Annotation:
The RNA shown here (small-subunit ribosomal RNA) has 1390 nucleotides and comes from an uncultured bacterium. It matches the Rfam family "Bacterial small subunit ribosomal RNA". Its mean pLDDT, the model's own confidence on a scale to 100, is 84.
RNA sequence: AGAGUUUGAUCCUGGCUCAGGACGAAUGCUGGCGGCGUGCUUAACACAUGCAAGUCGAACGAGAAUCUGUGGAACAAGGAUUCGUCCAAGUGAAGCAGAGGACAGUGGCGGACGGGUGAGUAACGCGUGAGGAACCUGCCUUUCAGAGGGGGACAACAGUUGGAAACGACUGCUAAUACCGCAUGACACAUAGAUGUCGCAUGGCAUUUAAGUCAAAGAUUUAUCGCUGAAAGAUGGCCUCGCGUCUGAUUAGCUGGUUGGUGAGGUAACGGCCCACCAAGGCGACGAUCAGUAGCCGGACUGAGAGGUUGAACGGCCACAUUGGGACUGAGAUACGGCCCAGACUCCUACGGGAGGCAGCAGUGGGGAAUAUUGCACAAUGGGGGAAACCCUGAUGCAGCAACGCCGCGUGAGUGAAGAAGUAUUUCGGUAUGUAAAGCUCUAUCAGCAGGGAAGAUAAUGACGGUACCUGACUAAGAAGCUCCGGCUAACUCCGUGCCAGCAGCCGCGGUAAUACGGAGGACCCGAGCGUUAUCCGGAUUUAUUGGGUUUAAAGGGAGCGUAGGCGGAUUGUUAAGUCAGUUGUGAAAGUCUGCGGCUCAACCGUAAAAUUGCAGUUGAUACUGGCAGUCUUGAGUGCAGUAGAGGCGGGCGGAAUUCGUGGUGUAGCGGUGAAAUGCUUAGAUAUCACGAAGAACUCCGAUUGCGAAGGCAGCUCACUGGACUGUAACUGACGCUGAUGCUCGAAAGUGUGGGUAUCAAACAGGAUUAGAUACCCUGGUAGUCCACGCCGUAAACGAUGACUGAUAGGUGUCGGGUGGCAAAGCCAUUCGGUGCCGCAGCUAACGCAAUAAGCAGUCCACCUGGGGAGUACGUUCGCACGAAUGAAACUCAAAGGAAUUGACGGGGACCCGCACACGCGGUGGAGCACGUGGUUUAAUUUGAUGCAACGCGAAAAACCCUACCUAGCCUUGACACGCCAGGAAUCCUGAAGAGAUUCGGGAGUGCCUGCAAGGGAAUCUGGACACAGGUGGUGCAUGGCUGUCGUCAGCUCGUGUCGUGAGAUGUUGGGUUAAGUCCCGCAACGAGCGCAACCCUUGUGAUAUGUUACUAACAUUGAGUCGAGGACUCAUAUCAGACUGCCGGUGAUAAACCGGAGGAAGGUGGGGAUGACGUCAAAUCAUCAUGCCCCUUAUGGCCUGGGCUACACACGUACUACAAUGGCGUCUACAAAGAGCGGCAAGCCUGUGAAGGCAAGCGAAUCUCAUAAAGGACGUCUCAGUUCGGAUUGAAGUCUGCAACCCGACUUCAUGAAGCUGGAAUCGCUAGUAAUCGCGAAUCAGCAUGUCGCGGUGAAUACGUUCUCGGGCCUUGCACUCACCGCCCGUCA
Repeated sequence: AGAGUUUGAUCCUGGCUCAGGACGAAUGCUGGCGGCGUGCUUAACACAUGCAAGUCGAACGAGAAUCUGUGGAACAAGGAUUCGUCCAAGUGAAGCAGAGGACAGUGGCGGACGGGUGAGUAACGCGUGAGGAACCUGCCUUUCAGAGGGGGACAACAGUUGGAAACGACUGCUAAUACCGCAUGACACAUAGAUGUCGCAUGGCAUUUAAGUCAAAGAUUUAUCGCUGAAAGAUGGCCUCGCGUCUGAUUAGCUGGUUGGUGAGGUAACGGCCCACCAAGGCGACGAUCAGUAGCCGGACUGAGAGGUUGAACGGCCACAUUGGGACUGAGAUACGGCCCAGACUCCUACGGGAGGCAGCAGUGGGGAAUAUUGCACAAUGGGGGAAACCCUGAUGCAGCAACGCCGCGUGAGUGAAGAAGUAUUUCGGUAUGUAAAGCUCUAUCAGCAGGGAAGAUAAUGACGGUACCUGACUAAGAAGCUCCGGCUAACUCCGUGCCAGCAGCCGCGGUAAUACGGAGGACCCGAGCGUUAUCCGGAUUUAUUGGGUUUAAAGGGAGCGUAGGCGGAUUGUUAAGUCAGUUGUGAAAGUCUGCGGCUCAACCGUAAAAUUGCAGUUGAUACUGGCAGUCUUGAGUGCAGUAGAGGCGGGCGGAAUUCGUGGUGUAGCGGUGAAAUGCUUAGAUAUCACGAAGAACUCCGAUUGCGAAGGCAGCUCACUGGACUGUAACUGACGCUGAUGCUCGAAAGUGUGGGUAUCAAACAGGAUUAGAUACCCUGGUAGUCCACGCCGUAAACGAUGACUGAUAGGUGUCGGGUGGCAAAGCCAUUCGGUGCCGCAGCUAACGCAAUAAGCAGUCCACCUGGGGAGUACGUUCGCACGAAUGAAACUCAAAGGAAUUGACGGGGACCCGCACACGCGGUGGAGCACGUGGUUUAAUUUGAUGCAACGCGAAAAACCCUACCUAGCCUUGACACGCCAGGAAUCCUGAAGAGAUUCGGGAGUGCCUGCAAGGGAAUCUGGACACAGGUGGUGCAUGGCUGUCGUCAGCUCGUGUCGUGAGAUGUUGGGUUAAGUCCCGCAACGAGCGCAACCCUUGUGAUAUGUUACUAACAUUGAGUCGAGGACUCAUAUCAGACUGCCGGUGAUAAACCGGAGGAAGGUGGGGAUGACGUCAAAUCAUCAUGCCCCUUAUGGCCUGGGCUACACACGUACUACAAUGGCGUCUACAAAGAGCGGCAAGCCUGUGAAGGCAAGCGAAUCUCAUAAAGGACGUCUCAGUUCGGAUUGAAGUCUGCAACCCGACUUCAUGAAGCUGGAAUCGCUAGUAAUCGCGAAUCAGCAUGUCGCGGUGAAUACGUUCUCGGGCCUUGCACUCACCGCCCGUCA
């Protein structure tokens, strides 16, 4: 940074799509480790359970357990005893005092923080910057001052009592830092003054006078901590204002406490915040109101930037806490884990009543594509309480889960060619996987095992955690996938599938050889991830400020006037709003960028700096813009003098034409059309003459002429009236331009009311046309067309081009003026205003525009953003109505479109050619028969060819064979090829069975080369196994080759140059000419190639040479060129000559060429043939052959028998024979050419009516044979008829070929004697030795010719001409076709 996609190709416009980045993501496949982050976007849905806000006994009363002291009842070891008792350690009760402090209470502080969520909110909510002279502030800090003396209660508690419970009720007792008076008190508050000072205003601040009002609490370990008043600070809050903050006008008007004032109330405080009274205001196109959507920001993502999108996590603000409302307490709340009320829901209940609020942390259900543990700890940081110890803290610190994201690491390294095996592919040689593996050597990051072991904490205290980290031993072990491979876009092959299955982001792929589907091998990309989906930005300059457009692609309003607004001439001064510069404040932190640093690196984190393009203040500058003041005249306007005009409106007048009426003349038609008919007309039309009536329109002039803003305006004249132009330079002095909303005008048609109505004429009627004809054509005909007054408000209202201004080469017309000059009905030069054409620069995608811009600039308005849906629906406004204006979406397509290019096409044009038509001759189509095809039939009727360009075609010859088809019977390495093994030479003769293939026998024969022999080899046969053979099986749309056709038409291209942005053009077009792109001339072209022509064959003339088997003039000889001879002639074979528009005349351009002529056998390519450009038709052929792929392999191969290809209601094509007298028949008779022949042609003779048979000479052929040519000629007969025409069909008898003529051959003889009397619509061939007609030959072939290919004989007619049919060539024009008119395409129906 671009790319794909509209076309046959091109340029442009224009949409769609892709490559990039991002994400709180989800999903598919896969998954080793660690660090740092992140994790209900949906139901502000409902919540079980636990925890999340308590703390203070150093404020207070009461106070359990326990402990201490005192106390000493009671008991009592032991001792003494006179046995009565005495002493007594010790245990230690009650009581008293104290400590202790559970639980609840009074009281204080905190529950307004922290934590969650984004429902509401379009707002001073948020952001930013100001203001509060209109305010509050617990705890904290500083300063000043103070704390004297009293009082009365209420909980707890005790008792009684209600209730299921929650929770109360009553009586009684009691403490305080709880509550209440009194005293004291000013720098506090309030009232009334005074002085000073300051402020934008209300007013503030300081000082001062007077009298008035108000306070306190104690605790204690004696260190302190609390308490009260005041001032100040800090912090936090509250209020006001400027600016900014989404979409919709198919929401245009909104507002009653509404806007303001006075007064009172309320508040910490201003304020309609609330109230009473008064006034009638306030907001709004600079978008009010209404509706929809939405928490806002720092930032995040993207982008070159400007922007666009977004507001998870972190941070600031706001709002909310089940829904709605309300206040209380308090420094602070209208209070998430407080209260009251109401609603919904859930739970408990003894039915009377009660309880609850996870949008705190976990967790549950539900919803959803989707989002985690009912974890540990207060160790750290922070918060609340406390003097403190300490307590509380789901804030927080950590851990758990999840590849959800970012970052890092690993899954090994080196060596290793027999390039292993396997796999894939293959042209079978190989190639790829691939140094990859194995093998050998080495290492240990992560994970695992063992040992040590932190920092985080200043003394103690560590949830994390035996964690991070370090060390050791150990094994290559435990650790790779995913997407993609037609183009865009890096990466290719095989198989399967066969428009199926499927793919696809766009274009598109798949219908039998798919690099696009599925699998495999391989390759490419990324990698613990990789794809997909959703969304956002980018690319997209595709909303264009940067940075687009509007003649024809989407897009200029139908036109004018004009409001707001925007923009605005020259000059002077002033101001300093815009603008510019400096400086100050602010722009939180985090984030981004840069430098440095810390975790081994990175992500992450720390620190410093920059940046934060903004807002505000202040000081300056004054060129430009703006404001204010003044001046000017060139913009604009006025005056004066002239000019042209279908400009407008109203009145009057005119003639021609049309129709109608009346009368006359006059008679049979008129009218209309492509042709007709409807219609009119003997009741007198049309025609014609005269008169009259009516309405509408104004011939000629008349012209890219004139006028008008546009629509538009046309007989003449009168009146009224708008604008323009020219000249002049007297006046005003920027008065200008544009113009949203608005107002006015606005063709035709339409509409309302009333007139009018001659013509014309929607609708309608009739007649034609037509398959139909609700049309085009004709005859009629109503609205309407005309007028008046209203409405409508649209047009291809177009120059498809908004208005205005300035400047920017020329040339040539024309209209209206002016000036100058001249030799003046005029011409020349110049100037202003209009209206045309051509053209330079420039512009444009091109076409084109070009002083009347679509060029260069400026101002303002309108409009466009892919095609369809659709200028449709809904809503609104307007309208009498028709309808107009405004004006979407769902859905759908990948295009739609503009300009130009090549071709093809046109019932477009110009020119030209062809048996193309026309002029002629003969046919086909009708009959019979033959052949081919379709169809039908069949066991099979094998198959291909199907408009011209298939159909007497492949097939130059189906009885068997051919043969591919069918039936039946057989074979399976095979009928054929090659390789291997074993055996046998090969080969020949022969028997039996069978339809044959085949099966079973018998006999003869044993060769050649090498070698002493054994053995081996060549050729051939038999048997065997496997590789293989074989296929007329499929695909001619996989192919080669060959062929047809356009078309023997004159075309088809290239190189260089030039033109064009390009496709392309030029050349190749033009003027002539030709059979011809043949030639000449001209020309931005100059040359060249394939075609044309020529070169080749044949035919027509001659010469020369040769002269047998050909020929025969002379000589000679015969029945006969038979023989001798000849080399003249014919003929044959060679080689040459000849024809070239060469010569003459004319035409033409002095050319090319054409016309005529001479000479010549032949004259203008002499006749004929061969020869077929680039290409078209996916034309034909896989069945000539070759061949890829697919298919069959005891069969789709091979052999064989018989059958079929020959069928037959029918249809078509091509021939033959005819229908007869230009003929048939009979007899006689003349003249060819070109061919063929040994498995052949066969003379001649004999036999047969004949086909033919028998015998048999000659000839491998200029020698012999086929072989008599026929039409023709002569004579005779038939006499117009289904015949002496015609010969089908049938019967009988034969001949020939062949293994064999039944299906299914040809021929002969006799007999039979069908249709048919010249052929409908239609259609074919032919321009001269041609058509027509006549016979002859050959290939194929055993036999079979009406077919095919050749040969000669006889031998015409006609062509005015190019209008038409068909085909073709060249130029041009149109085009929405390019698969190219057999195109494209519209509607209806299915």